[in-house]
Molecule: small-subunit ribosomal RNA
Organism: uncultured spirochete
RNA sequence: GAGAGUUUGAUCAUGGCUCAGAACGAACGCUGGCGGCGCGUUUAAAGCAUGCAAGUCGAACGAGAUUAUACUGGCUUGCUGGUAUAAUUUAGUGGCGAACGGGUGAGUAACGCGUAGAUGAUCUACCCUUGGGUGGGGGAUAGUCCUGCGAAAGUGGGUUUAAUACCGCAUAAAGUAUGUUGCUUGGAAGUGGCAUAUGAAAGGCUUUGGUUGCCUGAGGAUGAGUCUGCGUACCAUUAGUUAGUUGGUAGGGUAAGAGCCUACCAAGGCGAGGAUGGUUAGCCGGUCUGAGAGGAUGGUCGGUCACAUUGGGACUGAGAUACGGCCCAGACUCCUACGGGAGGCAGCAGCUAAGAAUCUUCCGCAAUGGGCGAGAGCCUGACGGAGCGACGCCGCGUGGACGAAGAAGGCCCUUUGGGUUGUAAAGUCCUUUUCAUAUAGAAGAAUGCUAGAUGUAGGUUUAGUUGACGGUAUAUAUGGAAUAAGCCCCAGCUAACUACGUGCCAGCAGCUGCGGUAAUACGUAGGGGGCAAGCGUUAUCCGGAAUCACUGGGCGUAAAGGGUCCGCAGGUGUCCCGUUAAGUUAGAUGUUAAAUCGCAAGGCUCAACCUUGCGGCUGCAUCUAAUACUGACAGGAUAGAGGAUAGGUGACGGAAGUGGAAUUCCUGGUGGAGAGGUAAAAUCCGUAGAUAUCAGGAGGAACACCCGUGGCGUAGGCGGCUUCCGAACCUAUUCCUGACACUCAGGGACGAAAGCUAGGGGAGCAAACAGGAUUAGAUACCCUGGUAGUCCUAGCUGUAAACGAUGAAUACUAGAUAGUGGGUGCUACACCGUACUCACCGUCGUAGCUAACGCGUUAAGUAUUUCGCCUGGGAACUACGAUCGCAAGUUUGAAACUCAAAGGAAUUGACGGGUCCCCGCACAAGCAGCGAGGCAUGUGGCUUAAUUCGAUGCAACACGAAGAACCUUACCUGGACUUGACAUGUUUCUGAAAGACCGGAGAAACCCGGUCCCUUCCAGUUUACUGGAACAGUUUCACAGGUGGUGCAUGGUUGUCGUCAGCUCGUGUCGUGAGAUGUAAGGUUAAGUCCUUAAACGAGCGUAACCUUUGUCAUUAGUUGCCACCGGUUCGGCCGAGCACUCUAAUGAGACCGCUAGCGACAAGCUAGAGGAAGAUGGAGAUGACGUCAAAUCCUCACGUCCCUUAUGUCCAGGGCCGCACACAUGCGACAAUGGUAGAGACAGCGGGUUGCGACGGGGUAACCCUGAGCUAAUCCAUAGACUCUGCCUCAGUACAGAUCGAGGGCUGAAAUUCGACCUCGUGAAGAUGGAGUUGCUAGUAAACGCAGGUCAGCUAUACUGCGUUGAAUACGUUCCCGGGGAUUGUACACACCGCCCGUCACACCACCCGAGUCGUGUGCACCCGAAGUCGGAUACCCUAACCUUUGGAAGGGUCUGCCGAAGGUGUGCUCGGUAAGGAGGGUGAAGUCGUAC
Repeated sequence: GAGAGUUUGAUCAUGGCUCAGAACGAACGCUGGCGGCGCGUUUAAAGCAUGCAAGUCGAACGAGAUUAUACUGGCUUGCUGGUAUAAUUUAGUGGCGAACGGGUGAGUAACGCGUAGAUGAUCUACCCUUGGGUGGGGGAUAGUCCUGCGAAAGUGGGUUUAAUACCGCAUAAAGUAUGUUGCUUGGAAGUGGCAUAUGAAAGGCUUUGGUUGCCUGAGGAUGAGUCUGCGUACCAUUAGUUAGUUGGUAGGGUAAGAGCCUACCAAGGCGAGGAUGGUUAGCCGGUCUGAGAGGAUGGUCGGUCACAUUGGGACUGAGAUACGGCCCAGACUCCUACGGGAGGCAGCAGCUAAGAAUCUUCCGCAAUGGGCGAGAGCCUGACGGAGCGACGCCGCGUGGACGAAGAAGGCCCUUUGGGUUGUAAAGUCCUUUUCAUAUAGAAGAAUGCUAGAUGUAGGUUUAGUUGACGGUAUAUAUGGAAUAAGCCCCAGCUAACUACGUGCCAGCAGCUGCGGUAAUACGUAGGGGGCAAGCGUUAUCCGGAAUCACUGGGCGUAAAGGGUCCGCAGGUGUCCCGUUAAGUUAGAUGUUAAAUCGCAAGGCUCAACCUUGCGGCUGCAUCUAAUACUGACAGGAUAGAGGAUAGGUGACGGAAGUGGAAUUCCUGGUGGAGAGGUAAAAUCCGUAGAUAUCAGGAGGAACACCCGUGGCGUAGGCGGCUUCCGAACCUAUUCCUGACACUCAGGGACGAAAGCUAGGGGAGCAAACAGGAUUAGAUACCCUGGUAGUCCUAGCUGUAAACGAUGAAUACUAGAUAGUGGGUGCUACACCGUACUCACCGUCGUAGCUAACGCGUUAAGUAUUUCGCCUGGGAACUACGAUCGCAAGUUUGAAACUCAAAGGAAUUGACGGGUCCCCGCACAAGCAGCGAGGCAUGUGGCUUAAUUCGAUGCAACACGAAGAACCUUACCUGGACUUGACAUGUUUCUGAAAGACCGGAGAAACCCGGUCCCUUCCAGUUUACUGGAACAGUUUCACAGGUGGUGCAUGGUUGUCGUCAGCUCGUGUCGUGAGAUGUAAGGUUAAGUCCUUAAACGAGCGUAACCUUUGUCAUUAGUUGCCACCGGUUCGGCCGAGCACUCUAAUGAGACCGCUAGCGACAAGCUAGAGGAAGAUGGAGAUGACGUCAAAUCCUCACGUCCCUUAUGUCCAGGGCCGCACACAUGCGACAAUGGUAGAGACAGCGGGUUGCGACGGGGUAACCCUGAGCUAAUCCAUAGACUCUGCCUCAGUACAGAUCGAGGGCUGAAAUUCGACCUCGUGAAGAUGGAGUUGCUAGUAAACGCAGGUCAGCUAUACUGCGUUGAAUACGUUCCCGGGGAUUGUACACACCGCCCGUCACACCACCCGAGUCGUGUGCACCCGAAGUCGGAUACCCUAACCUUUGGAAGGGUCUGCCGAAGGUGUGCUCGGUAAGGAGGGUGAAGUCGUAC
């Protein structure tokens, strides 16, 4: 020391991505009251206008100018000249400073920086202490003046002049050099003695007291130079580098060591502990972050280095290779009279440019500090301050208290009641930080300066004086809540929710993701949350991230063990004794600058900020001590390792020889039509004799049985037999050596198959290839052939799922059991057995480990040593570069870009042309159909003004619709109405209400006109009015209305899997968990039905049962039902009588594997039987678990929301829903003789009826009509048909079939044309049993036959719902098809196989690679040219005051020249980058194409 989101249907683990925190020299957006303290070009080390940033000293020097005073001349009364003094000032000579201070970070990967040291290898102006000295001379020169040149910058010549400028001479040693000699030292240092040589100066001021300079020594302080140990970024796809290079000798050079430089000699130096090269970068104190260890960073402040337009160079000086100096070269800018010149803001301000972005051309030297000066003082863009900027940190304020009518308002919400904004406002009282005005007004200032006193050596003391900031801070008074709040967010992470708008659009988004009509995720509003003069966003760094793991990770399957062995370096290493003290440990000392940091105090009203003290800064160095461990050295030991002896084992390796079986081929014989091959075929072989068979021969390759989780080998791998050579391992006994060991980067060797080179060989097999099949295609699978190759020799290649996906070594940690090779004991002495033991090879398993699976003495356990490797997926076993290779290719091995996952183990489902078990009219066995034709009906399509709408695999299609001529009706055309056809309330007016009738135009609705009718109640006045109410019309406003949308917003209802046997829960147990168990196993059942057993025990919804109906019986009851007995009869249960029977309809009984036998486990149950009306859920119905299909329905109904409102509402007429090239579905009736037709004769049940059913009778060929008995129904109404009997028809498109059409009728209804059914007569189509395929049905079933009902005026009904009549066939069985249930297995599926998913092609975009070339960067090598300049040489010639000497010398300058040498040039390499026709692969994209590899 905090975590969270995101891979999945869910889970655990792995693993990446993302978030919450802190920070910032920041920027951007919105907003903005005040103050304090800080900070402010991170980019173009790009270029700069203007001003300023380094001067000062007259007490070093000469001179000029000005002013004042004094004196004086000319001469006039104020001009001019001179002298002296004083002051000011100017350029110059001279001194000091200008090397500090200030800026920047380009370069630099380095002794540059940091730290600790060294200097026995050095210098140091000014300053301090101290010793000594300061004598005497000389010649110039700037300036001034004169005179030239030049546009200018500048510069030449001449005259004259001073010094603390310059130069000799004298003097001096403690200095320096040389020689010599002591002490000391590890040494070259230091310190002495002696000798010789050499070498200095400057004055100024003065009150004459001094003071300040100068020269020469010594010491100190300060500053600087140089050297060394250690530390200091990334890349090995940079592995070799270096010729002054490494060392030596000699010389030169420097303040100083040194190849620092030169000559010669030697051949070294550096490097895997990373040289060289490349890229990037100033370093540190510190800063940010972090629990820490670390990571990142180096802005402000401080230390240090480097640089000053770019490159080179020296001069001066104590100090520079010099930001505001010089010379040269380059680029750029400016001036120019074109001849030449000038410049350097990375100083302070400021400008331009670049950029997302960074300030005033301010005030002052008052303070601090610096330079000069004796001082006053001058200078100082250092500094002190102010200004601008919310850039940061800190502080303050925008008011406080009370105040409920819980005000108004709200484009806020609402269930319409209210809620919320909200004590918020208003209002009352109070305060005045801030603000405005006014007044007062600092500290910072003295050890400064001036003057006086004292005193004179310093000093002491008195008085005066000095402030940029600034009339600022601060204080006081007056006034008045007065002047002052925004930004972001509200799906989860993450604190905070509603409404409207939008409708995968617009948009949001850090990740997951949100938006397709009810968005808490977009936009707006209200409300809320957070922070607050700020708030958000973006960029970056650290954290979280144990996600590079030292602290603190891993590698069987998630990424990750090298293919194996040997082995140098490296790392690690048994026991004992001694020495040492490198590591290690302890103590001390020094250092670790200041600031920063921590703690404690103090000062600004607090804080930020500042000051003081203490601590710390984990480091380094030195000294001392300790000696357990490690190391080093020395000696010893034997447990590790190795050797000797004896025995044993094996497909261990290499070489040579040899054997039989089989295939193929060749020769010959026999033989005569096929053979071969496949799922089936064909290509192919064969009458030129195959296949088959016999004999003989040739040749190559491989070694059946034995053969075994048996053996051997490091791995790859090794299999007939024999011999030879070589190697290994195991066991036993003692002996020997004495740590000789383990692991191993680089390196070396071995290394399957395929492949390559050369030469052989080639029987079989067999890539490529050819043909035949298969197929939509088939560059495949199958078949027939067939070449490389497979084999041998000699080489190469160096890779594999080279796997135990598990590196090697050592030790420890329960066992059980099998096998192989040895040994020992007992028994025995041959076999066998038994116990123990060593080595090896397997299986199971405890503890432990593991994400789980699993591992488990052969560890994936517990530890140690060491090597290799990993760090999200893809791009990518790739590109480029390098290495190896003959090639193929190998090894090493990235990035851009892209995704939020990819991957592991296990769980539950689903799926499988996986497996097992079971069921179902699922198949099979049967019966009847459909599919061909005609018609009916529905649907699609087409058509149409409209052909209203819905239903669409099973599970839409005679379905909604149990009945479209009008109506229905929702559609179309046309005509009308607008508070409406319908509901409630309301406003105005009317009252001859309402209502009825007639007429006109019109298709009607509706409109217009007329007639009849002449309101009711109450109150007041009073007889006619007023007011109110009711009712009605008219009118107004709310509203009505909608078969308009959304069944993907819904309720309800329904279909389907499926009447399938399943679906769950509580508690317990197991598992980290999802989950499992229960519900599995063995039986059994129609059934998760029941039984037995077991970590399960129980329970619920389903199953079953309860309900209805049917089948038997009993009891009760007997009309409208019934009629056995009795009587009557019109012969009809018609009547009397009766209720036995049938029947009706209420209550009961009955069936339960209850009984018997067998089987079964003593169970559940199964099989058979008896009895019984019925036998194993008796038949049938109703009843439909958890759920699935966003299944169907907004047009039954209800309902959210959206839409229409003189229309998408309402009314009316007509039309349409019936339209017809066609396709499908469901039916009807047929194709005939088991039939048709004519005649005669039988037998039902359900149900319906008063706007109805309608008898008898009459009419009509008939449909039907006339009449109207009975019946509100067990009473009346109603012919069942197939069937039976008889006649005819005799196989024909017919005496089958009936479509279609014509004519004529009656019926319903306002209405029958579109568009009704029915009747009669006539007409008489297709059709002769139906391809592929497909449907129903297991018994009173199929099939056949009719009847009734609903809807309904009528009907399209052949439909639907029911009813009875006649009444079969077949089931061996579960292999297969379909559907379902259970178990198991695989899975990359979970929208769940109608899943997932791969690659080419086509299109668009993106980045990258190659690329003929082309353009640039950096750099190496060679050469050319060679500026300035140092150094060296030359100096006939040119110039020169000092010294000596004399007309010369010495010395200097100039000039010339040599080496080096920047820039430049030429050539040739390397390197990095830009660009490019074209080319290659990759990534990403909406529904594209082709296949279907997993």